Context: one part of a larger RNA
């Protein structure tokens, strides 16, 4: 240069109160404006305490602060069922023996590890300043071990079966959600009709019956070179039985859970926040999904994961045992993680940066629509 340029999205502030030494920016309350498939919510990653309360304002905060994601103090993450472990394998990685290289070291068998996939089992509601499918309350559920009674051929690291799987497209039953309409309650008005608001839910599990709907030819008996051995299992043959059946498999709906919980609001409290208590209806229609039924079905080539948990079948082997199946009932269920932010002032971008960041949820009116444009819950007016 210069007290100049800029102070970081033009979503917008406005007045009352109230704290304080000081208020445009903090609290609170009225308007008002903005987003509303997001600039609301809940999770992964990632951050690691920034969450809550209190007590400050040097510094940070593009200004001021009595605020604060800043400074001190203290405080807060509670699980058999949520997610990982303890189970099980994909890319890939290590890799006994091996092979190969002068060495260092490559490669790889058998195996051992690795989710982004596979595998048991919970929901409703209330509760804190900060936690909750974790803590209370009500009702469930799953795996194991033991004892108890009845019953019995049981046994696996081997067999087999199952898990087990691609696009696309179509209808069809449904649900969640929406709308309407009764129904109860309250509100303003200043009194007796009106008109406008506000609620009107209810879980899983578990019993009955298995519905719409899909899918298969089932059983029973001989017989077998195949499944390294076995095998009663699978697979092959073969007779016979029955096929409007009959097995499996399956959303929803109903009743129960539920004389419970919620619940518009009313009472009593409270100096404000609050805290205690009672508690009205609680129905029907009608529309509907991108969600279930469906890993269904139809179709077409590019032919579209392994493994275990599960069922079986035998082997050694035991066969008064031990095991195995059913009921019942005591009993155990161990570690890690759980706070907060998560389209962002707390991640990644030097910054409280007009960028970047996987998934879930998806209201109402217009509309073909998750487009528009205004609104609801919620949540902001973007720190001069």
């Nucleotide at each position: 240069a210069a007290g100049u340029a800029a102070c970081g999205a033009u979503a917008a502030u406005g007045c009352g109160g109230g704290u304080g030494a000081g208020a445009g920016a903090c609290c609170c309350g009225c308007a008002c404006g903005c987003c509303g498939a997001a600039a609301a919510c809940c999770c992964a990653a990632g951050g690691u305490u920034u969450c809550c309360u209190g007590c400050g304002c040097a510094a940070u905060g593009u200004u001021a602060a009595u605020c604060a994601g800043c400074g001190c103090a203290g405080g807060g993450u509670u699980a058999g069922u949520c997610g990982g472990a303890u189970c099980c394998u994909a890319a890939g990685g290590c890799g006994a023996g091996g092979c190969c290289g002068a060495a260092a070291g490559g490669c790889g068998u058998a195996g051992u590890c690795g989710a982004u996939g596979g595998a048991a089992a919970g929901c409703a509601g209330g509760u804190u300043a900060a936690u909750a499918u974790u803590c209370c309350u009500g009702c469930a559920c799953c795996a194991c071990u033991u004892u108890a009674c009845a019953c019995u051929g049981c046994g696996a690291u081997g067999g087999g079966g199952g898990g087990a799987c691609g696009g696309a497209g179509a209808a069809g039953g449904c649900u969640a959600g929406g709308c309407c309409a009764g129904c109860c309650g309250g509100c303003a008005g200043u009194u007796g009709g009106u008109g406008u608001c506000c609620g009107g839910u209810u879980u899983a599990a578990g019993c009955a019956a298995g519905u719409a709907g899909g899918a298969c030819g089932a059983g029973u008996u001989c017989u077998u070179a195949g499944g390294c051995a076995a095998a009663u299992c699978c697979g092959g043959g073969a007779a016979c039985u029955c096929a409007u059946u009959g097995u499996c498999u399956g959303a929803g709906a109903u009743g129960u859970g539920a004389u419970g919980a919620c619940g518009a609001g009313c009472u009593c409290u409270u100096a404000u926040u609050u805290g205690a208590g009672c508690g009205a209806a609680g129905u029907g229609g009608u529309u509907g999904a991108u969600g279930c039924c469906a890993u269904g079905c139809u179709u077409c080539c590019a032919a579209g994961a392994a493994a275990a948990g599960c069922c079986u079948c035998u082997a050694a082997g035991c066969u008064u045992c031990a095991g195995g199946u059913g009921u019942a009932a005591c009993g155990u269920g161990u570690c890690c993680g759980u706070a907060c932010c998560c389209c962002a002032a707390a991640c990644c971008g030097a910054c409280a940066c007009a960028g970047g960041u996987g998934g879930g949820u998806a209201g109402g009116u217009u509309g073909a629509g998750a487009a528009u444009a205004c609104c609801a819950a919620g949540g902001c007016g973007c720190u001069u």